The RNA shown here (SAM riboswitch aptamer (S box leader)) has 102 nucleotides.
Its Rfam family is "SAM riboswitch aptamer (S box leader)". Its family is annotated with regulation of gene expression in the Gene Ontology. From the family's description: The SAM riboswitch is found upstream of a number of genes which code for proteins involved in methionine or cysteine biosynthesis in Gram-positive bacteria.
The sequence was found by an Rfam model in a public genome assembly.
Its mean pLDDT, the model's own confidence on a scale to 100, is 81.
The model forms 94% of the base pairs in the Rfam consensus.
[in-house]
RNA sequence: UCCUUAUCAAGAGCGACGGAGGGAAUAGGCCCUAUGAAGUCCGGCAACCGGUUUAACGCGGUGCUAAAUCCUACAGAUACGCGGAGAUCUGAAAGAUGAGGU
Numbered sequence: 001u002c003c004u005u006a007u008c009a010a011g012a013g014c015g016a017c018g019g020a021g022g023g024a025a026u027a028g029g030c031c032c033u034a035u036g037a038a039g040u041c042c043g044g045c046a047a048c049c050g051g052u053u054u055a056a057c058g059c060g061g062u063g064c065u066a067a068a069u070c071c072u073a074c075a076g077a078u079a080c081g082c083g084g085a086g087a088u089c090u091g092a093a094a095g096a097u098g099a100g101g102u
Base pairs, nucleotide, nucleotide: 002101003100004099005098006097007096008095013042015041016040017039021032022031023030026073027072028071029070043065044064045063047062048061049060050059051057069094074091075090076089077088078087
């Protein structure tokens, strides 16, 4: 890098440094941000694997720490409407994380 598989509406900071952007990519929307973005450190959380255990425990690894994976993009169903656009639900695709494989 690629493949398989499970999960994705729970949870987590009035901290320090830092200085303008950020919410994966494209498009549209909607948000966060000088009352301080990204990033780093510390703190915290506990999804998966491991460890120990009667229950439990953050003890090790990965991970996470605004909003559903922020929402919609593709397909189907339902009601309204029957002109188009929108609403609700289900699934797919894409993505994220773990575990296993290559």